[in-house]
RNA sequence: AGUCCGGUAGCCAAGCGGUCGAAGGCACUCGUCUUUUAAACGAGGGACCGUCGGUUCGAAUCCGACCCGGACUA
Numbered sequence: 001a002g003u004c005c006g007g008u009a010g011c012c013a014a015g016c017g018g019u020c021g022a023a024g025g026c027a028c029u030c031g032u033c034u035u036u037u038a039a040a041c042g043a044g045g046g047a048c049c050g051u052c053g054g055u056u057c058g059a060a061u062c063c064g065a066c067c068c069g070g071a072c073u074a
Base pairs, nucleotide, nucleotide: 001073002072003071004070005069006068007067010026011025012024018057028044029043030042031041032040050066051065052064053063054062
């Protein structure tokens, strides 16, 4: 320098143009139970989707540039 993959809640992670209100797990908060701050069970809150711009009636989802991480090639 080039090619490819990834960047969504504190962490992991699904989604691949509409369908509304962006799954799920862990963590967190509250409650029940319990000898108990544990475990188990129930309930609850939290992301507008790396940044900017474009396409579209409509984008996390398509296109462009850039930023960050990784792999490979030179």
This is a predicted structure of a 74-nucleotide RNA (transfer RNA) from a Pyrinomonadaceae bacterium. The prediction has a mean pLDDT of 81.